[in-house]
């Protein structure tokens, strides 16, 4: 790098260096930026995943009863789930992953066609996907 899974409408600032573009790719929008963006460094912060801690649930070794496959109890421990804490490892710290571009569906409205039954396109709305980012795992 590739693969799998999960999440992505919430949240979170200052200083320094430097100096012109930046917001993942392409395109169309719309934003940010000399009142210094983006990037890098330092100090903070946020809290998605992993780790750790706590609490609860479930399973279960085992025990008792019954005698086909069941019922009751069930300390501790392991696994799993959920919640909370924490901020160790990553990550993040403008705008929904800034919006859209592919598919499906949809009330109204607008335009056009027609065999007057409806059909197509557009605005808009909802859902799904693709791609991306992050984490964990596997490799």
């Nucleotide at each position: 790098a590739c693969c799998u899974c999960a999440u992505c409408c919430a949240g979170a600032g200052g200083g320094g260096u430097a100096g012109a573009g930046g917001g993942a790719c392409a395109c169309g929008g719309c934003c940010c930026g000399a009142c210094g963006a983006c990037a890098c460094c330092c100090c903070g912060g946020c809290a998605a995943c992993c780790a750790c801690c706590g609490c609860g649930c479930u399973c279960g070794a085992c025990u008792c009863g019954a005698u086909g496959a069941c019922g009751a109890g069930g300390c501790a421990g392991c696994c799993g789930c959920a919640c909370g804490g924490c901020a160790g490892g990553u990550g993040c710290u403008a705008a929904u992953u800034c919006c859209g571009u592919c598919c499906c569906g949809g009330a109204u409205c607008g335009c056009g066609g027609c065999u007057c039954g409806u059909c197509g396109c557009g605005c808009c709305c909802g859902g799904g996907g693709a791609a991306g980012a992050u984490g964990a795992g596997a490799a």

Predicted 3D model of a 139-nucleotide RNA (SAM riboswitch aptamer (S box leader)) from Actinoplanes sp. TFC3. Its mean pLDDT, the model's own confidence on a scale to 100, is 77.